[in-house]
RNA sequence: GCCCUCAUCGUUCAGUGGAUAGGACACCAGAUUCCGGAUCUGGUAACUGAGGUUCGAGUCCUCAUGAGGGCG
Numbered sequence: 001g002c003c004c005u006c007a008u009c010g011u012u013c014a015g016u017g018g019a020u021a022g023g024a025c026a027c028c029a030g031a032u033u034c035c036g037g038a039u040c041u042g043g044u045a046a047c048u049g050a051g052g053u054u055c056g057a058g059u060c061c062u063c064a065u066g067a068g069g070g071c072g
Stems, first nucleotide, its partner, number of pairs: 001071007010025004018055001027043005048064005
């Protein structure tokens, strides 16, 4: 220098172009307990950035950034 893959709550992982973006763990609150832990119930919290296509984009396209891999 060229090519490929990936980027979603704090972490990890889902998400046929159309529903309120979902699960687990963590965190917060409540119940329970003498207090904690465990358990149960509820809650907060995310689409890397900028454009484009589309009636509609987390999803498709382009560029950028970052991570990983391959070739030279």
Predicted 3D model of a 72-nucleotide RNA (transfer RNA) from a Candidatus Falkowiibacteriota bacterium. Its Rfam family is "tRNA". Rfam links the family to the GO term triplet codon-amino acid adaptor activity. Lineage of the source: Bacteria > Bacteria candidate phyla > Candidatus Falkowiibacteriota.